[in-house]
RNA sequence: GUCGCAGGCCGGGUGGCCGCGGGCGCCGCUUCGGCGUCCGAGGAAAGUCCGGACACCGUAGGGCAGGACGCUGGGGAAACCCCAGACGGCGAAAGCCGAUGGAAAGUGGCACAGAAAGGAGACCGCCGGGACUCGUCCCGGUAAGGGUGAAACGGUGGGGUAAGAGCCCACCAGCGCCGUGGUGACACGGCGGCUCGCCAAACCCCGUCCGGUGCAAGGCGAAGCAGGUUCCGACGACGCGGCCCGCUGAGGAACCGGGUACGCCGCUCGAGCCGUCAGGCAACUGCCGGCCUAGAGAGAUGGUCACCCACGACAAAAUCCGGCUUACAGGCCUGCUACGGAG
Numbered sequence: 001g002u003c004g005c006a007g008g009c010c011g012g013g014u015g016g017c018c019g020c021g022g023g024c025g026c027c028g029c030u031u032c033g034g035c036g037u038c039c040g041a042g043g044a045a046a047g048u049c050c051g052g053a054c055a056c057c058g059u060a061g062g063g064c065a066g067g068a069c070g071c072u073g074g075g076g077a078a079a080c081c082c083c084a085g086a087c088g089g090c091g092a093a094a095g096c097c098g099a100u101g102g103a104a105a106g107u108g109g110c111a112c113a114g115a116a117a118g119g120a121g122a123c124c125g126c127c128g129g130g131a132c133u134c135g136u137c138c139c140g141g142u143a144a145g146g147g148u149g150a151a152a153c154g155g156u157g158g159g160g161u162a163a164g165a166g167c168c169c170a171c172c173a174g175c176g177c178c179g180u181g182g183u184g185a186c187a188c189g190g191c192g193g194c195u196c197g198c199c200a201a202a203c204c205c206c207g208u209c210c211g212g213u214g215c216a217a218g219g220c221g222a223a224g225c226a227g228g229u230u231c232c233g234a235c236g237a238c239g240c241g242g243c244c245c246g247c248u249g250a251g252g253a254a255c256c257g258g259g260u261a262c263g264c265c266g267c268u269c270g271a272g273c274c275g276u277c278a279g280g281c282a283a284c285u286g287c288c289g290g291c292c293u294a295g296a297g298a299g300a301u302g303g304u305c306a307c308c309c310a311c312g313a314c315a316a317a318a319u320c321c322g323g324c325u326u327a328c329a330g331g332c333c334u335g336c337u338a339c340g341g342a343g
Stems, first nucleotide, its partner, number of pairs: 001339002004336007012308007020040009042314001046325002049323005054214004061245004066210005071085005086100001087098004101205002106203002108199003123146002125142008154172006173195001175192007218265004227256006239247001272291004277286003309312001
């Protein structure tokens, strides 16, 4: 220098004027305004896919059913989260990807093709025997070779044999046992008998976890209104959700009709952000110091002018937080791999 891999960061800048939402202070004495000052979208605010906080459901208990997750160790409030490692796959490498418990507990499935898809089977072939009409047929053996398939009952080589075959042997793979190392997943080594298909993102088994509804939760205040019909209910309704038990104990459900649709709280200080130091490979945690950083309720971030450049992408809060996923013009930084060159 070129190609690639991983991680992090930025997301037009500066100034003037006008405008919008909110906090505080002062004033006009007031549900509206004025002045001053401070703050005012994102890395994803998005999708609403996971997990929580919080709130309510008459304390929400037990069982069945159902659902989610699933290598090991650690982190974290938790998680379809993160870090480190193991194993498998891909890559020349840096590195990337993986729902990755159990298939000798049971049930089930394996399309098409093929003789045969699991304790199976023989189409061609090979070998032995027999028959005759002399190139075919019959009986038996075999599974090495061919053919089918995603997958054919271990692989390669040698011995052996009529031809063959773990029939025998060596190595390899797999299985079981033992030893060593490791917290562990697992790895390595030795020995043994000689072979056992795949699918659990099929049912299932094992382990862990799981009440429901979501800020239109929910609370307070104000205003307004008119009841009616049917049904269920102390033989227990409703709460309670798929069912049962248990608890509670008096109203409940549907339809028609009428009224209202205003204000305040919840609302943003929080598993918060930044920095030093310490522990840890890391995720992360701890101590100390500093900071306050939108809070609307028809919903605020805009317009314009000047200058500059690389000429500006995806997109905008609506209870909050931790994640994941997806979208994104352009740019910057760090580490690493491979190749080439120079000193």